A computed fold for a 105-nucleotide RNA from Phenylobacterium sp., annotated as Glycine riboswitch aptamer. The prediction has a mean pLDDT of 76. The organism belongs to Phenylobacterium, within Bacteria. The sequence was found by an Rfam model in a public genome assembly.
[in-house]
RNA sequence: AUGAACGCUGGAAAGCAGUCCUGGCGACAGGGCUCGCCGAAGGAGCAGAGGGCCGCCGGGCUUUAGGCGAUCCGAAAUCUCUCAGGCUCAGAGGACAGCGGGGGC
Numbered sequence: 001a002u003g004a005a006c007g008c009u010g011g012a013a014a015g016c017a018g019u020c021c022u023g024g025c026g027a028c029a030g031g032g033c034u035c036g037c038c039g040a041a042g043g044a045g046c047a048g049a050g051g052g053c054c055g056c057c058g059g060g061c062u063u064u065a066g067g068c069g070a071u072c073c074g075a076a077a078u079c080u081c082u083c084a085g086g087c088u089c090a091g092a093g094g095a096c097a098g099c100g101g102g103g104g105c
Stems, first nucleotide, its partner, number of pairs: 006100005015035001017034007036087003042083001043081003050073003054069004
C1' cells in the first nucleotide's frame, strides 16, 4: 500500500533600490534603517449542498409536511493574507512533479 522516512532529478516569482556602518588597495562582501515588491518553506483565513438548535409564518378537530430569519457545524486548496521567509548572477532554500525506496515519527 491512494506508499512514511530517506536518496536522485527537475523546480517559479519579486530592487543590479536609497542611505549609513564594518572589512577591503580595489572589485566587492556582510549588517542596520527606509521605501517598493514576490508567493511555492512554515503560518493564518473562508464557500456551497446538507445538517443541529431557536423564533416566526402556514395549517387548524388533531397531527404531519413545508417556507422564512438568526445562530452553530460542515471549512479545503496551487484561492486569499503577507506574520514569517524571500527579491542581480552564483549559492542556499523551495510548494509541487518524476523515479527509486518499502515502514518512519